[in-house]
Molecule: transfer RNA
Organism: bacterium
RNA sequence: CGGGGUGUAGCUCAGUUGGUAGAGCGCGCGGAUGGGGUCCGUGAGGUCGCAAGUUCGAAUCUUGUCACUCCGA
Numbered sequence: 001c002g003g004g005g006u007g008u009a010g011c012u013c014a015g016u017u018g019g020u021a022g023a024g025c026g027c028g029c030g031g032a033u034g035g036g037g038u039c040c041g042u043g044a045g046g047u048c049g050c051a052a053g054u055u056c057g058a059a060u061c062u063u064g065u066c067a068c069u070c071c072g073a
Base pairs, nucleotide, nucleotide: 001072002071003070004069005068006067007066010025011024012023013022019056027043028042029041030040031039032038049065050064051063052062053061
């Protein structure tokens, strides 16, 4: 320098013919127990790496850019 992959909740990841974002674990509160573990109920938490564009509507399509990673030179 060229090409590919990944980036979504604190962590690990789903979400793909574009339609208003989820799971498990973790965390807060309550309950069961004498207490713990454990189980049950409930809740908080993310403008989807960043910035633009297309669209009535974008995590999803397009362009640029950043980080990590792989391949090539």